Predicted 3D model of a 1476-nucleotide RNA (small-subunit ribosomal RNA) from an uncultured prokaryote. Its mean pLDDT, the model's own confidence on a scale to 100, is 83. The RNAcentral record of the sequence draws on ENA.
RNA sequence: UGUGUUUGAUCCUGGCUCAGGAUGAACGCUAGCGGCAGGCUUAACACAUGCAAGUCGAGGGGUAACAGGAGAGCUUGCUCUCGCUGACGACCGGCCCCCGGGUGAGUAACGCGUAUGCAACCUACCCAUACUGGGGGGAUAGCUUCCGGAAACGGAAAUUAAUACCCCAUAGUAUUAUAAUAUACCAUGGUAUAAUAAUUAAAGUUCCGACGGUUAUGGAUGGGCAUGCGUGCCAUUAGUUUGUUGGUGAGGUAACGGCUCACCAAGGCUAUGAUGGCUAGGGGGUCUUAAAGGAUGGUCCCCCACACUGGUACUGAGACACGGACCAGACUCCUACGGGAGGCAGCAGUGAGGAAUAUUGGUCAAUGGGCGCAAGCCGGAACCAGCCAUGCCGCGUGCAGGAAGACGGCCCUAUGGGUUGUAAACUGCUUUUAUAUAGGAAGAAAAUGUUCUACGAGUAGAGCACUGACGGUACUAUAAGAAUAAGCAUCGGCUAACUCCGUGCCAGCAGCCGCGGUAAUACGGAGGAUGCAAGCGUUAUCCGGAUUUAUUAGGUUUAAAGGGUGUGUAGGCGGAAGAAUAAGUCAGUGGUGAAAUCCUACAGCUUAACUGUAGAACUGCCAUUGAAACUGGUUUUCUUGAGUAUAGUUGAGGUUGGCGGAAUGUGUUGUGUAGCGGUGAAAUGCUUAGAGAUGACACAGAACACCGAUUGCGAAGGCAGCUGACUAAACUAUAACUGACGCUGAUGCACGAAAGCGUGGGUAUCGAACAGGAUUAGAUACCCUGGUAGUCCACGCCGUAAACGAUGAUUACUCGUUGUUCGCGAUACAUUGCGAGUGACUGAGCGAAAGCAUUAAGUAAUCCACCUGGGGAGUACGAUCGCAAGAUUGAAACUCAAAGGAAUUGACGGGGGCCCGCACAAGCGGAGGAACAUGUGGUUUAAUUCGAUGAUACGCGAGGAACCUUACCUGGGCUUAAAUGUAGAUUGACAGGACUGGAAACGGUUUUUUCUUCGGACAAUUUACAAGGUGCUGCAUGGUUGUCGUCAGCUCGUGCCGUGAGGUGUCGGGUUAAGUCCCAUAACGAGCGCAACCCCUAUCGUUAGUUGCUAGCAGGUAAUGCUGAGGACUCUAGCGAGACUGCCGGUGUAAACCGUGAGGAAGGUGGGGAUGACGUCAAAUCAGCACGGCCCUUAUGGGCAGGGCUACACACGUGCUACAAUGGCGAGUACAGAGGGCAGCUACACAGCGAUGUGAUGCCAAUCCCCAAAGUGCGUCUCAGUUCGUAUCGAAGUCUGCAACCCGACUUCGUGAAGCUGGAAUCGCUAGUAAUCGCGCAUCAGCCAUGGCGCGGUGAAUACGUUCCCGGGCCUUGUACACACCGCCCGUCAAGCCAUGGAAGUUGGGGGUACCUGAAGUCCGUAACCGUAAGGAGCGGCCUAGGGUAAAACUAGUGACUGGGGCUAAGUCGUAACAG
Repeated sequence: UGUGUUUGAUCCUGGCUCAGGAUGAACGCUAGCGGCAGGCUUAACACAUGCAAGUCGAGGGGUAACAGGAGAGCUUGCUCUCGCUGACGACCGGCCCCCGGGUGAGUAACGCGUAUGCAACCUACCCAUACUGGGGGGAUAGCUUCCGGAAACGGAAAUUAAUACCCCAUAGUAUUAUAAUAUACCAUGGUAUAAUAAUUAAAGUUCCGACGGUUAUGGAUGGGCAUGCGUGCCAUUAGUUUGUUGGUGAGGUAACGGCUCACCAAGGCUAUGAUGGCUAGGGGGUCUUAAAGGAUGGUCCCCCACACUGGUACUGAGACACGGACCAGACUCCUACGGGAGGCAGCAGUGAGGAAUAUUGGUCAAUGGGCGCAAGCCGGAACCAGCCAUGCCGCGUGCAGGAAGACGGCCCUAUGGGUUGUAAACUGCUUUUAUAUAGGAAGAAAAUGUUCUACGAGUAGAGCACUGACGGUACUAUAAGAAUAAGCAUCGGCUAACUCCGUGCCAGCAGCCGCGGUAAUACGGAGGAUGCAAGCGUUAUCCGGAUUUAUUAGGUUUAAAGGGUGUGUAGGCGGAAGAAUAAGUCAGUGGUGAAAUCCUACAGCUUAACUGUAGAACUGCCAUUGAAACUGGUUUUCUUGAGUAUAGUUGAGGUUGGCGGAAUGUGUUGUGUAGCGGUGAAAUGCUUAGAGAUGACACAGAACACCGAUUGCGAAGGCAGCUGACUAAACUAUAACUGACGCUGAUGCACGAAAGCGUGGGUAUCGAACAGGAUUAGAUACCCUGGUAGUCCACGCCGUAAACGAUGAUUACUCGUUGUUCGCGAUACAUUGCGAGUGACUGAGCGAAAGCAUUAAGUAAUCCACCUGGGGAGUACGAUCGCAAGAUUGAAACUCAAAGGAAUUGACGGGGGCCCGCACAAGCGGAGGAACAUGUGGUUUAAUUCGAUGAUACGCGAGGAACCUUACCUGGGCUUAAAUGUAGAUUGACAGGACUGGAAACGGUUUUUUCUUCGGACAAUUUACAAGGUGCUGCAUGGUUGUCGUCAGCUCGUGCCGUGAGGUGUCGGGUUAAGUCCCAUAACGAGCGCAACCCCUAUCGUUAGUUGCUAGCAGGUAAUGCUGAGGACUCUAGCGAGACUGCCGGUGUAAACCGUGAGGAAGGUGGGGAUGACGUCAAAUCAGCACGGCCCUUAUGGGCAGGGCUACACACGUGCUACAAUGGCGAGUACAGAGGGCAGCUACACAGCGAUGUGAUGCCAAUCCCCAAAGUGCGUCUCAGUUCGUAUCGAAGUCUGCAACCCGACUUCGUGAAGCUGGAAUCGCUAGUAAUCGCGCAUCAGCCAUGGCGCGGUGAAUACGUUCCCGGGCCUUGUACACACCGCCCGUCAAGCCAUGGAAGUUGGGGGUACCUGAAGUCCGUAACCGUAAGGAGCGGCCUAGGGUAAAACUAGUGACUGGGGCUAAGUCGUAACAG
């Protein structure tokens, strides 16, 4: 000091989370020792048992127990007697028990803290001073004897003592009364002095040392009372109080006082929070924090309160009393049932509660206390010990060397390497600690006893003696030996630390983000690592970080947040000058701020924790002395703030009358005839009973066109025809008057659009509700036709709006430019200036940015209002207001990790602009209907292997499924294997042939056989090592491919802009097929794409002429470049030329475009091809191949036979053939290109109707062969299911091939199905294109080829144009989308869970009120009884705890049913919002 988390990314706002420290802690795992501390936070719940307060015989009567002594009896070791002694039970009496110890229930209070006061008080024991103690009396415990009772205990009689009790005397610095003098002080009053009168004392013991008693004064100590200030939360608690507030008098108290009573007055407290409710002991301190603060009050210290619950007094110096009393209540115990007993919030301990907290220990040795002269006794105070890692602190579990970097484990790219790791082993050393043995403290000095010294009893001093629970403890020495001693958590980021295996959205983890769906550093295990360490983690709580309540130190245009506006009360703040003051303020001094704690220094335990000593501090409060700048109060002035006056001006400012025209509707009437009206299109509606249209007249209500504006006025809401009356305001000018009169403003009051409500009017238009018509899947909507309330007026309510500038009011200051409204001065206008408004733009500055910017969101000041994550919710409950609707105020439980603002890049839009494409349009031809072929789906099957599935799958992988292919099925068989390699061994055989089983694979029998240069070669068998898999994952991958798209885009460097994501460049204006080029330009350049370079083709030239060609020459044939020859031509195939908007005209700045231009074979990228940017689709392919991981290993591998991939109610895609005359058939006839060919193409001849067969020849190819059809000429058919069409079926064949049954092609004869141009919808094509015609090739034994890839022949039509459909590009705009519109997302209903509101009721709780009753007890009163009397008993009264009754309020729980809310991968219905 920060970090993670909202987004595709960014900045901000904002919450949530983490890292730190702490604890009286608890839980999990683990555990060697010591020191010092701490230890029921819960049930102030109930308690068995023991102990926790006694002591004094030097107050007393005495003698129950013990001991001693004396005496007696005898049984000689027992009994009895004697208070004689030490002592002492119970009793009388004194002192103490009011301390010490515990707890925190109550208490929001003078309880506590702090500072004062008492002139309004008390104080036993103690200290000091002064005085004093004379005389007398009657009782009563105990003891004794009876009586009652179970007991506790009680009663009667007799008798006795005192330092117990009473009486008399004496006394004053005592008390009371009377009144006086002096004195200082704040009032009452105090103090001092003297006078008179009245009243009140005492106790003895004694060893003669002393102790004790009475009175008075003072001190000390301890208390009591009063006061200022401080000390929780809630206003959804706003009024409260009757002894209440005050006075007079009396009573009472130690003392003042309504403390109590009588009378009188009517006060007292309260928004600076009374009263009520809830919670809570307070402080010193403790934790945290930089500080300010926040939280807390256990241990220790101070104060308070309490002692089973409530009340009461007694005694006493002191109590309304923890281990005292009385009463009531609850509970527990004893009981003979009649009555009794008890109070651990003392120390131990028990039960209960709880996550949780210890021993029924030792000692008075020390410290402190009570009693006592003292010895001493008592003491669960205290000191010690025990238990617990509960905390803090300290120590140890070894140290040094040691690399074969061992074994083992784990990992990897694995003959090896890395890591565990100098770690271990091994060698040497040490011994803290633990163990054993031995020694062994300090804490102890007083008191007391004794001896001595000093002086005069007695005091003071010195010496000696006695006393230790802890404890044989701390500590010390010796011995042996590494010996006795390490865990816990974590390892995705935050946050230090990484790999393997298992699992497979399962199991699980998680503080937040999140991880897990087959390659998990996030789950579980392992290895390794990191952190801390006798502990480590988790949970809970507090502070911090959080400036996230902001005093220090925040905000409010859009993120949460400015009140709708004004007026104004309290309050807060306030102009200039002078004077005096001293409340605030500042300084000095004094007192206090307990100790402990914190801090600093030093010291003591071996160190530390801990403890001691000293200092500082305790930031506070009080008092006093001083200062006088500022603030305050007082006083005297001032004019600039504010107001007034005079003059003028302005305006839809307000209220209330009068008037006006246009429009609309309605009524009457004229003209006039068939529709009107309405819509995207219609219909409902109106109309032949005359509408609509048009003219005239009349009536009604409402609103005021043009002017009109970026205008004006008003506090806001709001205000608009003209005009009168009343009324408010602002501004300007003058600087005449007052003299701070000001600003803001909680509560209050007033105003406050629209809608709505009440009463009464009015109602033309418009128009919720409603009705009808449409639209639609539906349409309770949008559209249409009607139409009620309302809209208008008067009066009264309501009090809210996106009441917005989403921007509170006031004041001051701070660059500029330019409009406009009103007023003013100068001047003749022009023009310029001043003041007040109202707009636009732009600086500095501010802001997260957008933006604001003298009308601030800038710089400052004052006051008010409001905010503190989203949802729940502006909801519930309560209260106030309202006729109601509702408004105002305004939560919580629960839930999420976000919600949000601004801006950026994309994507998208039934947003906009520009542009392109066979995209549409214009055309031509198809497909969709039929049959067949082929592929796919589906179905079937033992199997119908697998893949491809919108465009971008479906004549696709497959460019050849009868076997093979083949991956599928069935069956029978093989297991280091079918192949290959290396190494070793063996053999010369195996293979093959024959026979035989078998479907074959595979067996069985038999046969006989290498070469050699002798080195070996070859082959086989066998062994070892390496297998094999068309099994899975294309979502682990490489490579390859499709598509957007041959679309024109995609980026970079530097610079610049922006906080940043990003932008600029790449935008703009033109142009292009093109991000093609030009111009402009905070950009300048560059790269991948475009284009060009490459190939084919179109023209020409040149070179070269064989197998090609043949013009001329020559030869030859029936004929043919057949031959000689030739290179002219065609052609072949090399090299060149050519086309570049180059030229011309026009337009234009240019790029470029236009032209029936010229030239040219070709003209504006000539035509075609190859060529595919950054990327998208987790697109396709693990079955072409390669490859990670997983899986199978007598099988998911390998071999064989047969079957299947060819199935067939059906659906779809792609094709072929047709439906015919632009045709079919027949017989003639002409013209290509590109390819292929030796297990081949085959001329030619012959045979066959033919497929083909048999011969035979040429060709390893510009040489030979395969070799055209449409066309064209002729004939026939004549519009029919035909001489169209060919499917299907029958028969007979040919060919390939081991083999054509499933399941080939072809031929011939016969058969002759559907089909007569094809619905919705849809495809291709812009020129040598479509259409049409044939030819070739790959694969291949053959072929299901009508497919694919090529080749040439013939050869069109149309394009006005870009509105629309589809796809694409650029710019811009909106966005709540970013998995990007196939997006996001809303509400009801249905299901589950959770918390919550209401509710007939019901069950508790605390408090108050009224009435009745009323214990104990104080006080008061009192004829009968006792007593001579005083007095007492008894009785009565007041008050009260408690109890009962009653009505109401508050609060909590529960409640059938009910309301909404929240949450929950894949429910229903729609589609409200985000793009118009």